[in-house]
Molecule: transfer RNA
Organism: Deltaproteobacteria bacterium
């Protein structure tokens, strides 16, 4: 000091060429079993890191910033 990629539910991640956002585990109820576990049904939870732009609408695009990996270069 240049670039690259990430940043979305409690957790591990997906989606994203705009048009009110999902899976799994987790957890809550319930079937089902003497019982627990397992197995099967459904609920319950994020407005998508943060600020600004465009747009009729931005998680998605544009510009910053913050943070966290990864590579160069410096300098020692």
């Nucleotide at each position: 000091g240049g670039g690259g990629c990430g940043u979305u539910a409690g957790c591990u991640c997906a989606g994203g060429c705009g048009g009110u956002a999902g899976a799994g585990c987790a957890u809550c109820g319930g079937a089902c079993u003497u019982u627990u576990a397992a197995u099967c049904c459904g609920g319950u939870g994020g407005c998508c890191c943060c600020g600004g732009g465009u747009u009729c609408g931005a998680a998605u695009c544009c510009c910053g910033g913050a943070c966290g990996c990864c590579c160069c270069a410096c300098c020692a």